RNA sequence: AUAGGCAGUCGGAUAGCUGCGUCGGGAAACCGGCGAGGAAAGUCCGGGCUUCAUGGAAACAAGAUACCAGAUAACGUCUGGCUGGGGAAACCCAAGGGAAAGUGCCACAGAAAAUUACCGCCGCGGUUUGUUCUGCGGUAAGGUUGAAAAGGCGGUGUAAGAGACCACCGCAAAGCCGGUAACGGUUUUGGCAAGGUAAACCCUAUCUGAAGCAAGACCAAGUUAGGAGGGCUUUGAGCAAUCAAAGUUACACGAGGCGUUUCCACCUCGCUCCAGAGGUAGGUCGCGAUGAGCAGCAUGGUGACAUUCUGCCCAGAUGAAUAGCUAUCGUUUUGCUGAGCGGCAACGCUUGAGUAAAAUACAGAACCCGGCUUAUAGACUGCCUGAUUAU
Numbered sequence: 001a002u003a004g005g006c007a008g009u010c011g012g013a014u015a016g017c018u019g020c021g022u023c024g025g026g027a028a029a030c031c032g033g034c035g036a037g038g039a040a041a042g043u044c045c046g047g048g049c050u051u052c053a054u055g056g057a058a059a060c061a062a063g064a065u066a067c068c069a070g071a072u073a074a075c076g077u078c079u080g081g082c083u084g085g086g087g088a089a090a091c092c093c094a095a096g097g098g099a100a101a102g103u104g105c106c107a108c109a110g111a112a113a114a115u116u117a118c119c120g121c122c123g124c125g126g127u128u129u130g131u132u133c134u135g136c137g138g139u140a141a142g143g144u145u146g147a148a149a150a151g152g153c154g155g156u157g158u159a160a161g162a163g164a165c166c167a168c169c170g171c172a173a174a175g176c177c178g179g180u181a182a183c184g185g186u187u188u189u190g191g192c193a194a195g196g197u198a199a200a201c202c203c204u205a206u207c208u209g210a211a212g213c214a215a216g217a218c219c220a221a222g223u224u225a226g227g228a229g230g231g232c233u234u235u236g237a238g239c240a241a242u243c244a245a246a247g248u249u250a251c252a253c254g255a256g257g258c259g260u261u262u263c264c265a266c267c268u269c270g271c272u273c274c275a276g277a278g279g280u281a282g283g284u285c286g287c288g289a290u291g292a293g294c295a296g297c298a299u300g301g302u303g304a305c306a307u308u309c310u311g312c313c314c315a316g317a318u319g320a321a322u323a324g325c326u327a328u329c330g331u332u333u334u335g336c337u338g339a340g341c342g343g344c345a346a347c348g349c350u351u352g353a354g355u356a357a358a359a360u361a362c363a364g365a366a367c368c369c370g371g372c373u374u375a376u377a378g379a380c381u382g383c384c385u386g387a388u389u390a391u
Stems, first nucleotide, its partner, number of pairs: 001388001003385008012329007020035006037362001041373002044371005049212004054265007062208005067081005082096001083094004097203002102201002104197003118143002120139007151169002154166003170192001171190008216285004226274004230249008253270005293312004298307003330360008338351005
């Protein structure tokens, strides 16, 4: 010089004129205060708040999480570690429990994908000029294929080989040491059950009511009765069966109680079935938005954060306000001119100098918060790394 990594800030400014919403003052005119975001988006998690549900015990279903320790109202979020992987490094990623509970799958290629023999190596026969061909037996060290061939590498040994044996590595178990722990280190023993895959089914552990401001509260307005069938009681008619009218719907029993089932208890509604009218489109609150609120210093902590103190109040619409015009400036891109450097020249590079033109990101509150994810023209700041180049 260039490149890389992590974190943060801004994301247009000023002036004038006109306009909008809300709060306060005022009889009014009018005056004053405030007025979109880092993501307001997605509606993916967690809550606050509101309403409903019924409480106990047990089982099942569905969903989520999954190394350790912390933070937090809580979380599937965040912080710090451990392990594994990527990177030269700073750093980044992990859907990080279990494959000796079970069931599946590992395409293609290859002889073969969990106990395999195609080529090959060795031995014994037959045959042949000849280990040339062939039969039997042994073998899994070498080679082919593949992501992976079933522990690795170096030796001993063997007819040739092989954990068959040995040293080292790996794996398993136990002891000791360090650490809160995940885990790490080390010693001893053992030829050693174990290929991979669970964002495959599954197993294990832990957790989980539903709906949502169109929640909900209040005011105003308005609201009728029917049809069919059954049971019971009374009355009337009738010899009786039965028929008609009026009233009634108790007990028993039934239905329901927000994932399902069982048991217990509790509550509500009710004889069963059918069809269906009318009102409500209004207003106020929720919502004067005070909040797990924001900002700053200090203290504690590696950190996420916590605590004390000080200061601040920062939209509230309800078809939906927060804007429009003019001028100047800022930023970015491109061209031209000038200046500097290199070059014989053509020309090239740099430029916080001047000038012209164009552009100026993603995007818009709707009960309120904590996160995650996604989109984003550009400008700036800090810290870290050092692969490359030069001195």